[in-house]
Source information:
This is a predicted structure of a 477-nucleotide part of an RNA (small-subunit ribosomal RNA, 3' major domain) from an uncultured marine bacterium.
Context: one part of a larger RNA
RNA sequence: UGACGGGGGCCCGCACAAGCGGUGGAGCAUGUGGUUUAAUUCGACGCAACGCGCAGAACCUUACCAACCCUUGACAUCCUUGGACCGCUAGAGAGAUCUAGCUUUCUCGUAAGAGACCAAGUGACAGGUGCUGCAUGGCUGUCGUCAGCUCGUGCCGUGAGGUGUCAGGUUAAGUCCUAUAACGAGCGCAACCCCUGUCGUUAGUUGCCAGCAUGUAAAGAUGGGGACUCUAACGAGACUGCCUACGCAAGUAGAGAGGAAGGUGGGGAUGACGUCAAAUCAUCACGGCCCUUACGUCCUGGGCCACACACGUGCUACAAUGGUAUGGACAAUGAGCAGCCAUCUGGCAACAGAGAGCGAAUCUACAAACCAUAUCACAGUUCGGAUCGGAGUCUGCAACUCGACUCCGUGAAGCUGGAAUCGCUAGUAAUCGGAUAUCAGCCAUGAUCCGGUGAAUACGUUCCCGGGCCUUGUACA
Repeated sequence: UGACGGGGGCCCGCACAAGCGGUGGAGCAUGUGGUUUAAUUCGACGCAACGCGCAGAACCUUACCAACCCUUGACAUCCUUGGACCGCUAGAGAGAUCUAGCUUUCUCGUAAGAGACCAAGUGACAGGUGCUGCAUGGCUGUCGUCAGCUCGUGCCGUGAGGUGUCAGGUUAAGUCCUAUAACGAGCGCAACCCCUGUCGUUAGUUGCCAGCAUGUAAAGAUGGGGACUCUAACGAGACUGCCUACGCAAGUAGAGAGGAAGGUGGGGAUGACGUCAAAUCAUCACGGCCCUUACGUCCUGGGCCACACACGUGCUACAAUGGUAUGGACAAUGAGCAGCCAUCUGGCAACAGAGAGCGAAUCUACAAACCAUAUCACAGUUCGGAUCGGAGUCUGCAACUCGACUCCGUGAAGCUGGAAUCGCUAGUAAUCGGAUAUCAGCCAUGAUCCGGUGAAUACGUUCCCGGGCCUUGUACA
C1' cells in the first nucleotide's frame, strides 16, 4: 500500500421486511449429467454452464460411426501436353463412380499466339471443425451503470509512499458547496443521441370524414373537404424557473400555482482503470506442434432423437373467479411474389380444387381474455389431457429409425405440492392473445418483439446476501 475480520461508524440495492405470483410434488417439452452404444460429434460447469453456441439435426446441415471409393486431390496459383466445354443414350452399382456409344469443334487476334473451359502428367503445394484460449488478435461474459480509477506541478516523508481523492454538509452520482498544502486536469457520472408523453407550423395519398351534396340492405362507396384522427419533417415545452420554510452556501422539504408532463417525467442505447491465466483456435484471423494413398476428400446408410436414473429451465393442469355450446365487441408491432391469399365449391376436419387483389398506409391473416344467454352441480367429473389403436392430410427424392397437423376411439398421473428456493415496486407483477427471425416442412411449450385487461405492498434498516466510503486490528501478500 492492499486484502481480510463471526472489529467499529455512515450509506445503497426486490438484499431483508410488507405483499402478489411461482419453482420444488404430477404428466409432457427441452437442455445437462450419468449410463448405454459401432457412433450416441464438439464446446460451455457456482453466481457469470445446463430452452446455452443451435434465429430450425429426416437427407443436406454434420464435425461422429459402419461400409464403398479417390490420392496434386472437393477448393487455389504456377508448368507441360492434348482437346472446345457442355449435352444425350444404354448397361453395372446403394450411391460416389465405372464402362460403351452418340453429338459438337469456343472467343479474341497484329495470324506469332493469348484467354476461358475440360482431360492427362509432374512437382511445388492444396486440405485438416486435428492439439494448444496457459503462445495470441478480435469479440464477449462478470463485478456493475457500481462510483469509482488516475495524472501534471507543488508540498510532506531517508524510502515504499502520502497529499490532492480527507473533514462538515449535500446528491442517484468523486453531484455540488464550504473549509483546506494544495492548485489544476483526464477517463468515468451527468448532458449531448433514439423512442414515448402535450402543443404548434408545413404537407394531405394509399390514411381521415366534421360540415355540404349523391347513394346503399349496409358501407368514406362517390363528388368534395384539411376541420379531426393519423402519417413524418421542423419547432415550442421542464429549468427547483415561481411561492413558503430551513440553510453561510450547495441543496432539501412542503404545499401550491401554472402545466400534457415536476424535480433524472418514463424507457432504450451508452459499461471507467481493472478482476476472474473467466469463455471462444468449432464464426473469423494467427504463432507453434501434428496428419499428408490420411487426422484430407466423395458418397450410401446409421447416429447427434438411445434410457434404470439424477438435476436445471419451461408448458399443461389439478377446476365453478371454472368447463362446454351459441351469439356479440375492441388492438398494436411486424411480414408477404418459388409469397400473403379474399371469395366460391368439395370434405366432419387437417386440407384440396377453382380464383380476385397486393411487391402493399391501397390487398391478405377469426385477436383472445371480455360481454350476453344456456347447460354442468363438486364427482377423479362435461375437470385434466398423457398414453395407445385405427383412418387420413400436407411438406418434401424420401416421414421406419426420426416431421407437423386432422378425425374417431382410448382416457394415465394429477384434488395446489416437504425441506428449501425464485421473480417482481406501476401500466410493473399477474393474466390474455398476436407478430417476426430461422424455415421445404417442423419436434417453438424456445427466443425476440407487440398490444388487451390490470393489482397488492413498502412500518422500516435489527437481521441474511452483495456493494461503496472512512476508520481500526493483523501470525496474510